[in-house]
RNA sequence: CGAGUUGGCCGGGUGACGGCUCGCCCGAAAGGGCGAGAGGAAAGUCCGGACUUCAUAGAGCGCGGUGCCCUCGGCAACGGGGGACGGGGUGACCCGAUGGAAAGUGCCACAGAAACAAACCGCCCUGGCUUGCCAGGGUAAGGGUGAAAUCGUGAGGUAAGAGCUCACGCCCGGUGUUCGCAAGUUCCCCGGGGGGCAAACCCCACCGGAAGCAAGGCCAAAUAGGGAGGGGAUGACGUGGCUCGCCGACCCUCCGGGUUGGCCGCGCAGAUAAAUCGUCACACAAAGACAGAAUCCGGCUUAUAGGCCGACUCGUCCU
Numbered sequence: 001c002g003a004g005u006u007g008g009c010c011g012g013g014u015g016a017c018g019g020c021u022c023g024c025c026c027g028a029a030a031g032g033g034c035g036a037g038a039g040g041a042a043a044g045u046c047c048g049g050a051c052u053u054c055a056u057a058g059a060g061c062g063c064g065g066u067g068c069c070c071u072c073g074g075c076a077a078c079g080g081g082g083g084a085c086g087g088g089g090u091g092a093c094c095c096g097a098u099g100g101a102a103a104g105u106g107c108c109a110c111a112g113a114a115a116c117a118a119a120c121c122g123c124c125c126u127g128g129c130u131u132g133c134c135a136g137g138g139u140a141a142g143g144g145u146g147a148a149a150u151c152g153u154g155a156g157g158u159a160a161g162a163g164c165u166c167a168c169g170c171c172c173g174g175u176g177u178u179c180g181c182a183a184g185u186u187c188c189c190c191g192g193g194g195g196g197c198a199a200a201c202c203c204c205a206c207c208g209g210a211a212g213c214a215a216g217g218c219c220a221a222a223u224a225g226g227g228a229g230g231g232g233a234u235g236a237c238g239u240g241g242c243u244c245g246c247c248g249a250c251c252c253u254c255c256g257g258g259u260u261g262g263c264c265g266c267g268c269a270g271a272u273a274a275a276u277c278g279u280c281a282c283a284c285a286a287a288g289a290c291a292g293a294a295u296c297c298g299g300c301u302u303a304u305a306g307g308c309c310g311a312c313u314c315g316u317c318c319u
Stems, first nucleotide, its partner, number of pairs: 001315010013282006020037007039290001043301002046299005051212004063208005068083006084098001085096004099203002104201002106197003120143002122139008151169006170194001172191003176187001179184001216264004226255006235247001237245002
């Protein structure tokens, strides 16, 4: 100098003029004065919490969330540091929902004969004849297709072949063992499961009561006239008394009708869904990204023009 990796920060400043919302003050009013007024994500509404109502005797089903290990912070969600395993990069470094595919079900685009049982070409055997074709069968070793063709290499074996058999290796499961707090890892032995996908259903482990500010509370207004069911007196009637029957003021539940405004919840931005801005000037390279609060707080994810600071890597050249 060039190319890159990574951590953090800003994402507009000052002034003038003119507006918008809220609060306080002055004023009879019109209006005036002072103060406050969006974000790093206010977003998606994904996760946790506060708060509210319901339920509350405990448990289950269902549903949802999380998913390598140690440690620290936090109620939690989650985050920081260190490490393991797998993958990518020359490297700084980056990516990973990273329990289970040996319970079962399902899916595997296009292409291809076939995506878990499959024969298109080829190869081999048998038969036939018109002697280079037809029919039947075998074969996943070779070709072709594909992201992926059923574990790899070698040998045996065979008509040709094949984990069909054997050796070594890969992967998986199990016992032991070295190192490690652990995840894991080293080595040996045994078994003998071998296409992928669980952010498909599902299985395993752990965690979680449900619904949500249209929660919910208060005031005002409304509650006319009715219907159904149940209860029902020191009451009424049959009947003078008891019993029984019937009616029944009144009460309860349901149906149906009526009312449907305001305040709180609600925040040193905040109501109404609606305010939080515009123009000009100045400096600067330029003022241009994504984007607008609605109960609040914490987190995650996604979007983001441009600029600043720190650490590091690779390449080239010079000393």